[in-house]
C1' cells in the first nucleotide's frame, strides 16, 4: 500500500424496496417476598465512525476520511 467485512443505546446485537431506530443485558423508579438476591410493571437512554454528494426524504445509495479485524503484496 492492495483487497474483504465492520462500526446503530452503557455491552452484546437485530434492522432495509430508501419513508418516525429497535431487542436482550444492564441503569433508574414502582410492586412483591423467598430478602447482599430473585421475579414482575414501568421509565429513561442515539448527532446509526466524521465530512461531502444524490432524493420530497439516508442508519440504508455514491465519494473522501478516521478506525477496528481478516486477508495479499512489500521492506527487514
Nucleotide at each position: 500500500g492492495g483487497g474483504u467485512u465492520g462500526g446503530u443505546a452503557g455491552c452484546u446485537c437485530a434492522g432495509c424496496a430508501g419513508g418516525u431506530a429497535g431487542a436482550g443485558c444492564a441503569a433508574c423508579g414502582g410492586a412483591c417476598u423467598u430478602u447482599u438476591a430473585a421475579u414482575c410493571c414501568g421509565u429513561a437512554g442515539g448527532c446509526c465512525g466524521a465530512c461531502g454528494g444524490u432524493u420530497c426524504g439516508a442508519g440504508c445509495c455514491c465519494g473522501u476520511c478516521c478506525c477496528a479485524a481478516c486477508u495479499c503484496a512489500c521492506c527487514a

About this RNA
Predicted 3D model of a 76-nucleotide RNA (transfer RNA) from Deltaproteobacteria bacterium HGW-Deltaproteobacteria-17. The sequence was found in a public genome assembly. Taxonomically the source falls in Deltaproteobacteria (Bacteria, delta/epsilon subdivisions). Rfam family: tRNA. It is annotated as a transfer RNA.